[in-house]
Context: one part of a larger RNA
RNA sequence: CUGGGCGUAAAGGGCGCGUAGGCGGUUUGUUAAGUCCGAUGUUAAAGACCGAGGCUCAACCUCGACACGGCGUUGGAUACUGGCAAGCUGGACGGUUGGAGAGGAAGGUAGAAUUACCAGUGUAGCGGUGGAAUGCGUAGAUACUGGUAGGAAUACCCAUUGCGAAGGCAGCCUUCUGGACAACACGUGACGCUGAGGCGCGAAAGUGUGGGGAGCAAACCGGAUUAGAUACCCGGGUAGUCCACACCCUAAACGAUGCAUACUUGGUGUCGGCCCGUUGGGGUCGGUGCCGGAGUAACGCGUUAAGUAUGCCGCCUGGGAAGUACGGCCGCAAGGUUGAAACUC
Repeated sequence: CUGGGCGUAAAGGGCGCGUAGGCGGUUUGUUAAGUCCGAUGUUAAAGACCGAGGCUCAACCUCGACACGGCGUUGGAUACUGGCAAGCUGGACGGUUGGAGAGGAAGGUAGAAUUACCAGUGUAGCGGUGGAAUGCGUAGAUACUGGUAGGAAUACCCAUUGCGAAGGCAGCCUUCUGGACAACACGUGACGCUGAGGCGCGAAAGUGUGGGGAGCAAACCGGAUUAGAUACCCGGGUAGUCCACACCCUAAACGAUGCAUACUUGGUGUCGGCCCGUUGGGGUCGGUGCCGGAGUAACGCGUUAAGUAUGCCGCCUGGGAAGUACGGCCGCAAGGUUGAAACUC
């Protein structure tokens, strides 16, 4: 003296709801559990420490002795924490009014384009590349016109925009539905924050059953390239991509930044409200950007903090072996989750 840390060095859980627990605004009264002061009992002896003494010294032995602390009992104190009681309104929630939004679910519908098929016009090429070839085409392709079918995705608007807890969400219309925000300051009266376990959600790929299948396209097959070319380029092409239901539960699930609250110079855009003013503008609340001040170890961050603090959770502790092995739990499987060591540097 009683860890230090987690944007980029190891380290924020993918995200939410919430149980236990931890923490908790303001006033008065009460209690006296925590807390503080005093008294007292106990904390065996030996040993240790300290002060003496005895063996010539020492080891050894004998005597004396304290403090602090622990526990119990008891008397007192009441600022803080806790319990109880009664209040308060600033936290939180509700009420009324209002506008914004690709928030979610279901149903419907629209146009453009690709492809296929049918019909017509028309004839020798088309396609593709760095250049080619495979491929398609005289059984009439490509191109152009009309029609039909089907699936998927919604150009412009579109933004440094908006919404959502995250994943994520985009044509248009209808129905159902969640959240946020502003104004008023009408109600309740601390009802709050966080959250181990738990529960739910969770891109893409993947899995099961049944549909669907236009385009695209792992695998696969050809053509090229090349020393080779299990690739990059080209022609094809199946799972898949789409729908319903049920699983999987991972990610550079990123702001590589947990949540909540308070505080700390400014400037400049933008989105949604409200107020004042009104040809420009100003103010305020909430969101979203940029530039920068103090502060912050560097980069950078900088009122949307990575600044100053508090509460609670998660996580880190040299590299490799290894997110592996073993075991448990979960999964139809793929695998996921929890998660070492020997050895080695």
A computed fold for a 345-nucleotide part of an RNA from an uncultured bacterium, annotated as small-subunit ribosomal RNA, central domain. It matches the Rfam family "Bacterial small subunit ribosomal RNA". The prediction has a mean pLDDT of 89. The full RNA is in RNAcentral, with records from ENA, Greengenes and SILVA.